[in-house]
Transfer RNA from Phycisphaera sp., 74 nucleotides, folded computationally.
Rfam family: tRNA. Its family is annotated with triplet codon-amino acid adaptor activity in the Gene Ontology. By type it is a transfer RNA.
RNA sequence: GAAACGGUAGCUCAAACAGGCAGAGCAGCCGGCUCUUAACCGGCAGGUUGUGGGAUCGUGGCCCACCCGUUUCA
Numbered sequence: 001g002a003a004a005c006g007g008u009a010g011c012u013c014a015a016a017c018a019g020g021c022a023g024a025g026c027a028g029c030c031g032g033c034u035c036u037u038a039a040c041c042g043g044c045a046g047g048u049u050g051u052g053g054g055a056u057c058g059u060g061g062c063c064c065a066c067c068c069g070u071u072u073c074a
Base pairs, nucleotide, nucleotide: 001073002072003071004070005069006068007067010026011025012024013023020057028044029043030042031041032040050066051065052064053063054062
């Protein structure tokens, strides 16, 4: 320098071979259970979906540019 894949909650990842209400687990907070803690059970909160544009009635998913990471090639 080029290519492929990836970037979504604090962390790890979903979201139909691809547009129509953004979710789960862990962590956090509150409560239950327990003599207490842990475990277990119930609930709550948490998001500019890497950034900026574009197409569309409508995008996490499509198009363009850029940033970051991994791998491969040179």